[in-house]
Bacterial large signal recognition particle RNA, 265 nucleotides, folded computationally.
Its Rfam family is "Bacterial large signal recognition particle RNA". From the family's description: The signal recognition particle (SRP) is a universally conserved ribonucleoprotein involved in the co-translational targeting of proteins to membranes. Rfam classes the family as a non-coding RNA gene.
The model forms 94% of the base pairs in the Rfam consensus.

């Protein structure tokens, strides 16, 4: 060095989760490896040589073991962004309200602004007039089985008679009541009146006259102040997602190294 037989080892590995820890079952990544049966998330098995039980294959190297760098993928921390939800006006923004100011614009003003004076109105009281409403009177109609009036046929009562008396129906009239009319009168009332007279009041507003002589006003913009509002924007909290960073584990492939026994040539 070669051949044969055997043994250790290997027949997938890893991440999160779970666990005192390890491995497995379930999820995810890697990607094909020369393995099958039974067990198992309220879980199963084991204890640092850390799945157990049974069987099978391969086998000292392309395959087993170690180291180095790489990094598929997972986890953690932080920042940023987007979106959802909640909260905040003690968020100088947008939007909204109020007040002030008068720089600009608009309006108004020498055909006279603002201010001053004066007269009147608006206001109050009293009286009156008118209008309207209500009631009463007046007018008309209707209106009583008897208990209203007049006249009372017939009939009734009294009387010797003349005659007398009461009186139903009818007719006429009328009281209370009811209704109509709206002519006249009276009384009362009024969210009535371009109404009149008298007295009062005089803050404001309106109008007339007068004086003075250049501003007045505050609609829009600007500035200042106060406020409201969770719709937008801002801040904060939280959840999810995405990019990036830190730390950590790390499949696969790559490089370097290591690896037993017996027999024979």
């Nucleotide at each position: 060095u070669c051949g044969c037989a055997c043994u250790a080892g290997u027949u997938g590995g890893g991440g999160a989760g779970a666990u005192a820890g390890c491995g497995g079952u379930g999820c995810c990544c890697u990607g094909u490896a020369a393995c099958c049966u039974g067990c198992a998330a309220a879980c199963c098995g084991c204890u640092a040589c850390a799945g157990c039980a049974g069987g099978a294959a391969u086998g000292a190297a392309u395959u087993c073991c170690g180291a180095u760098a790489u990094u598929c993928g997972g986890a953690c921390u932080u920042u940023u962004a987007a979106u959802g939800u909640g909260u905040u006006g003690u968020c100088a923004g947008c939007c909204c309200u109020u007040g002030a100011u008068a720089a600009g614009c608009a309006g108004u003003g020498u055909u006279g602004a603002c201010g001053g004076g004066u007269c009147g109105g608006u206001c109050u009281u009293g009286c009156g007039c008118a209008a309207c409403g209500u009631a009463a009177a007046u007018u008309c109609g209707u209106g009583a089985a008897c208990c209203a009036u007049g006249u009372c046929a017939g009939g009734c009562g009294g009387g010797g008679a003349a005659c007398c008396g009461a009186g139903c129906a009818g007719c006429a009239u009328u009281a209370a009541g009811c209704g109509a009319g709206g002519u006249u009168u009276u009384a009362c009332g009024u969210g009535u009146g371009c109404c009149g007279c008298a007295a009062g009041g005089g803050a404001g507003c309106c109008g007339g006259c007068u004086u003075c002589g250049a501003g007045c006003c505050g609609g829009c913009u600007g500035u200042c102040a106060a406020g409201a509002a969770a719709g937008c924007g801002g801040g904060c909290a939280u959840a999810u997602u995405a990019c990036a960073c830190u730390u950590u584990c790390a499949a696969g492939g790559a490089u370097c190294g290591g690896u037993g026994u017996g027999c024979g040539a």